[in-house]
Context: one part of a larger RNA
RNA sequence: CACUCAGAAGUGUGAGGGGAGCUAACCCCAGUACGAGAGGACCGGGUUGGACGGACCUCUGGUCUACCGGUUGUCGUGCCAACGGCAGGCGCCGGGUAGCUAUGUCCGGACGGGAUAAGCGCUGAAAGCAUCUAAGCGCGAAGCCUCCCCCAAGAGACACUUCUCACCACUUCUAAGUGGGUAAGACCCCGGGAAGACUACCCGGUAGAUAGGCCGCAAGUGUAAGCACGGUAACGUGUUCAGCUAAGCGGUCCUAAUCGGUCGAGGG
Numbered sequence: 001c002a003c004u005c006a007g008a009a010g011u012g013u014g015a016g017g018g019g020a021g022c023u024a025a026c027c028c029c030a031g032u033a034c035g036a037g038a039g040g041a042c043c044g045g046g047u048u049g050g051a052c053g054g055a056c057c058u059c060u061g062g063u064c065u066a067c068c069g070g071u072u073g074u075c076g077u078g079c080c081a082a083c084g085g086c087a088g089g090c091g092c093c094g095g096g097u098a099g100c101u102a103u104g105u106c107c108g109g110a111c112g113g114g115a116u117a118a119g120c121g122c123u124g125a126a127a128g129c130a131u132c133u134a135a136g137c138g139c140g141a142a143g144c145c146u147c148c149c150c151c152a153a154g155a156g157a158c159a160c161u162u163c164u165c166a167c168c169a170c171u172u173c174u175a176a177g178u179g180g181g182u183a184a185g186a187c188c189c190c191g192g193g194a195a196g197a198c199u200a201c202c203c204g205g206u207a208g209a210u211a212g213g214c215c216g217c218a219a220g221u222g223u224a225a226g227c228a229c230g231g232u233a234a235c236g237u238g239u240u241c242a243g244c245u246a247a248g249c250g251g252u253c254c255u256a257a258u259c260g261g262u263c264g265a266g267g268g
Base pairs, nucleotide, nucleotide: 006164007163008162009161010160011159012158016151017150018149019148022050023049024048025047026046027045028044034039052108053107054106055105056104060102061101062100063099067095068094069093070092071091072087073086074085075084076083077082112146113145114144119139120138121137122136165267167180168179169178170177171176185263186262187261188260189205190204191203192202193201210256211255212254213252214251215250216249217248219245220244221243226239227238228237229236230235
């Protein structure tokens, strides 16, 4: 966008697609069966891994471009002190929240059902026997169809729940059509978002905590400035587990989501 559909909102079903499908070692059974011995099981049960995949950030780490601190040179704020700029689009260095992350953490391959392959059988004739096959019936694979995960009604158009309701005008196919105003609802617009290139999606829009601010907490830095004291001084000590602080968790209408606009049924 179209269709189905009176107009809407939400929830679902799953035709059909896609994904996944791996494997090892060890232990028990059991040094048993078997075998003269050497050796050494089937079946069944358990444990721990590898590779691969998905999700996540509690832990371990990484990053964290200005969150905190240290520091060199130089310039500036008149000077001291204290700060700021530049030295990469972080000057360098030590740390580091959220987020994003793997090397970190958790989980997955399964179980079961159905039909089968090779194969193994039952019954059984043709062919008085025999024969798994000719009629009939059963078992039997990591494979096939399901089961698990994802997409999915453009699957020629599915189902359920709830909401809105029987306006106005015009028109010669009187069946309906056209135009207009509305309902439920939707869109525009606006505040935003672990959503995102745009769009879309999701939340919110004053009957409001959506974002910012402010306040509190967490968390990070690591003890600010000023002053006092000690020291000739560099500096140290005290005030001070200080000061400062992004994205985190809450609270609070202080600021901004104002005011508004447009679509949208009357039912074959």

The part of an RNA shown here (large-subunit ribosomal RNA, domain VI) has 268 nucleotides and comes from a Pseudomonadota bacterium.
Its mean pLDDT, the model's own confidence on a scale to 100, is 88.
The RNAcentral record of the full RNA draws on ENA.